[in-house]
RNA sequence: GCGAGAUUUCAGGGCGGGGCGCAACUCCCCACUGGCGGUAAAGUCCGCUACUCCCUCCGCAAGGGGUCGUUUAUCGACACUUCGAGGGACUGAAUCGGUGAAACUCCGAUACCAACGGUAACAGUCCGGAUGGAAGAGUAUUUCGC
Numbered sequence: 001g002c003g004a005g006a007u008u009u010c011a012g013g014g015c016g017g018g019g020c021g022c023a024a025c026u027c028c029c030c031a032c033u034g035g036c037g038g039u040a041a042a043g044u045c046c047g048c049u050a051c052u053c054c055c056u057c058c059g060c061a062a063g064g065g066g067u068c069g070u071u072u073a074u075c076g077a078c079a080c081u082u083c084g085a086g087g088g089a090c091u092g093a094a095u096c097g098g099u100g101a102a103a104c105u106c107c108g109a110u111a112c113c114a115a116c117g118g119u120a121a122c123a124g125u126c127c128g129g130a131u132g133g134a135a136g137a138g139u140a141u142u143u144c145g146c
Base pairs, nucleotide, nucleotide: 001146002145003144004143005142006141007140008138009137010136016030017029018028019027031125032124033114034113035048036047037046038045043112044111052089053088054087055086056085057084063083066078067077068076069075094110095109096108097107098106116128117127118126
């Protein structure tokens, strides 16, 4: 330095103004936001994650995650919680012009899209599941192999 494993840390943004109204951050006008990998730099291409559903297996109190304290092996305290493993299904939206070897990715213009539950009124932007999970990422730590 390369490859594989383990650990660890991190890992989603956005309603401001006006209108109607008993009531709207939910409607209307303007505004604002854009996860991860690939590829000429991408919300709209290809693939993936979260959400939802189905199947198989495990489980009903152990385990798991969080905060704090103490040690660096871990152990203890506190509040919470059933949140697990594997497989499958489903899941939105872009065109034109320009530059170029190459762009549905850049530049210009004009469009479009955004799970589920809740709500005094219909939600991409508010609240909730979620102190969760996760695609993945790293000048991180460590073990093994070359």
Notes
A computed fold for a 146-nucleotide RNA, annotated as FMN riboswitch aptamer (RFN element).